The RNA shown here (transfer RNA) has 71 nucleotides and comes from Saccharimonadales bacterium (SeqCode). Lineage of the source: Bacteria > Bacteria candidate phyla > Candidatus Saccharimonadota > Candidatus Saccharimonadia > Saccharimonadales (SeqCode). Its Rfam family is "tRNA". Rfam links the family to the GO term triplet codon-amino acid adaptor activity. About the family: Transfer RNA (tRNA) molecules are approximately 80 nucleotides in length. RNAcentral holds the sequence, with entries from ENA and MGnify.
Parts: sequence; C1' cells; structure tokens
RNA sequence: GCCGAUGUGGUUCAACGGCAGAACACUACUUUCGUAAAGUAGGAAUAUGGGUUCGACUCCCGUCAUCGGCU
Repeated sequence: GCCGAUGUGGUUCAACGGCAGAACACUACUUUCGUAAAGUAGGAAUAUGGGUUCGACUCCCGUCAUCGGCU
C1' cells in the first nucleotide's frame, strides 16, 4: 500500500427497517447482631459525520479505532 471483519451501559453479548434488552457489575432499600447469600427498586449505552426512508443499531458513503490476511 491492497483486501476483509468488528465497533451497542463498567464488562460479556442480544436486538425481521417499527418501544434499545439480558447476564454480571454498580447504587439504594428489605432481610441479619454484623458480613455473605437472597429479594425489591434504580442509574447507565448504539465509535463518529453525512445520506436513503414516514421511521435506521440495522441499508448506502466517508472518517476513526481494533483485529486478521496479502504484499
């Protein structure tokens, strides 16, 4: 330099173009003499800039980051 893949809460992962969820973690509360366990509730995310569409995590283009292959 060329080709390809991936990018979603703190982490690991979901999500036919139609309400962005789960587990773990975190916070508060209940329970306990106390801790742990258990239970209830809560906060928190679509890498970024455009386009298509009534409507985009999803489709298209550019950029960025990571990974793999080729040279």